[in-house]
RNA sequence: GCCGAGAAAGGCAAACCUAACGAAAGUUAGCGACGCAAAGCCACGGGUCCUCGCUUCCUCCGCGACGCCUGCUGCGACGCCACGUAGGACCCCAAGAUCGCCGGGCUGCCGAGC
Numbered sequence: 001g002c003c004g005a006g007a008a009a010g011g012c013a014a015a016c017c018u019a020a021c022g023a024a025a026g027u028u029a030g031c032g033a034c035g036c037a038a039a040g041c042c043a044c045g046g047g048u049c050c051u052c053g054c055u056u057c058c059u060c061c062g063c064g065a066c067g068c069c070u071g072c073u074g075c076g077a078c079g080c081c082a083c084g085u086a087g088g089a090c091c092c093c094a095a096g097a098u099c100g101c102c103g104g105g106c107u108g109c110c111g112a113g114c
Base pairs, nucleotide, nucleotide: 001114002113003111004110011036012035017030018029019028020027021026034100040106041105042104044103045102046101047098048097049096051094053092056089057088058087059086060084062080063079064078066076067075068074
């Protein structure tokens, strides 16, 4: 230096639950162990998540007559009509989150083995 032992000494702690913070993703602390040889640190590249903005698109309210149906407050297509500070999907953009998604950077305990 590589590698990670049916080794030793130690370490961290997913989900759930509780409390606090946050608009949210999520974070912190406690509890608790699914896992982890860097699950130590850094949001640097990609991914994912959340939120704002934006582009394009979709949905909707009520009434009428018609058709279907045993029938209906059901179904189908049509006409008129109402939409908002509404709901939803995608692209782009920005802020944020995640290092226990992957890559990269920095640091580090032990030593069976090479």

c-di-GMP-I-GGC riboswitch aptamer from an uncultured Woeseiaceae bacterium, 114 nucleotides, folded computationally. The sequence was found by an Rfam model in a public genome assembly.